[in-house]
Context: one part of a larger RNA
């Protein structure tokens, strides 16, 4: 490399954006590059194929004949592709109007709660645990009020409920602001799809600088446990965990299921929004777009399950996989302050 393949056996990049490249709707006309036809040249000889001969036969050799699937040149065909070129609305984009929403960022408000702090009430206990002990408390604890500081998360509402590409997002307000959905058909006319490099985003921990610091909490102290406890349990407690800036660029970044498109029985619930009949209205019904459950046909599937949100049946385009271990390891290099991260082998072995 062909071929087979990727939810769970090995394999979907963590997500998007996008270069180059691949792949692309109807439709006139032309071009003839691919594409297809003739016809002529070339494809050395021996091999290989058939035919026929010649060494007793074979190997072997002679002769013919075909083949030599290619290439060159001319002549012609235009339906595909392609390239120009006249159009065109079904693909995409714009435009009006709508209405939903923890989407994103900036500032500010709120109230419930733990901690400390000050006063007041009031005494001997309070904590905690399977039982206890460390801890706290007559220096007035724990209870109970009042008043006061600070930090950090935001009960109910809340939901196989909404948003966002993914990570994620959740009190309340205001300002900045991104995207999908609907309806209207009013405009460009393919402008489309992916996306190898490349840009950016990217929980959690963790790293540099400054801040802050209530609770909670790796390390670590102590008390228990227990043969022993470097744990599971108590009682403390630094980093951190909360802000700003700049870095890491990783996770079971999971739907372990790329992304764009067409098809392909049904039934039932939910969120947003429309519309069409009917009506006085409202309800209830019906169609239909977008989204998010559940169930199941047929198909698919090892099976278990999947089934219009497909793991069905088509078409593009990309990333990957190739028996186990060794190893996501060890060199090399590229990138980080570091931590490390990317890229990634063999030998040996079953």
């Nucleotide at each position: 490399u062909u071929g087979g393949g990727c939810g769970u056996a090995a394999a979907g990049g963590g997500c998007a954006c996008g270069u180059a490249g691949g792949c692309g709707g109807c439709u006139u006309g032309g071009c003839a590059a691919g594409u297809c036809a003739a016809a002529g040249g070339u494809g050395a000889a021996a091999u290989c194929c058939c035919u026929c001969g010649g060494c007793u036969c074979a190997a072997c050799c002679g002769a013919g004949g075909a083949a030599c699937u290619g290439c060159c040149u001319u002549u012609g065909a235009a339906a595909c592709u392609g390239c120009c070129u006249c159009g065109c609305u079904a693909g995409a984009g714009g435009c009006u109007g709508g209405g939903a929403g923890g989407g994103g960022g900036u500032a500010g408000c709120g109230g419930a709660a733990u901690u400390c702090c000050c006063g007041g009430u009031g005494u001997a206990g309070c904590g905690g645990u399977g039982a206890a002990a460390u801890g706290c408390g007559u220096a007035g604890a724990u209870a109970u009020c009042g008043g006061g500081a600070g930090g950090a998360a935001c009960a109910c509402c809340a939901g196989u409920g909404g948003c966002g590409a993914a990570g994620g997002c959740g009190g309340c307000u205001a300002c900045c602001u991104g995207g999908a959905c609907c309806a209207g058909u009013u405009c460009u006319g393919a402008c489309g799809c992916u996306g190898a490099g490349g840009c950016g985003c990217g929980a959690a921990a963790g790293c540099g600088u400054g801040g802050g610091g209530a609770g909670c909490g790796a390390a670590c102290a102590g008390g228990a446990u227990u043969a022993g406890a470097u744990a599971c349990c108590c009682u403390g407690g630094u980093a951190g965990u909360c802000c700003a800036c700049g870095c890491c660029g990783u996770a079971a970044a999971c739907g372990a299921u790329g992304g764009u498109u067409a098809c392909u029985a049904g039934c039932u619930g939910u969120u947003c929004g429309g519309a069409c009949g009917a009506g006085a209205g409202c309800a209830a019904u019906c169609u239909u777009c977008a989204g998010u459950g559940g169930c199941u046909a047929a198909g698919c599937g090892a099976a278990a399950g999947u089934g219009a949100u497909a793991a069905g049946u088509g078409a593009c385009c990309c990333a990957c996989c190739u028996g186990u271990u060794g190893a996501g390891u060890a060199c090399g290099u590229u990138c980080g302050c570091a931590a490390g991260a990317a890229u990634g082998a063999a030998a040996c072995u079953c």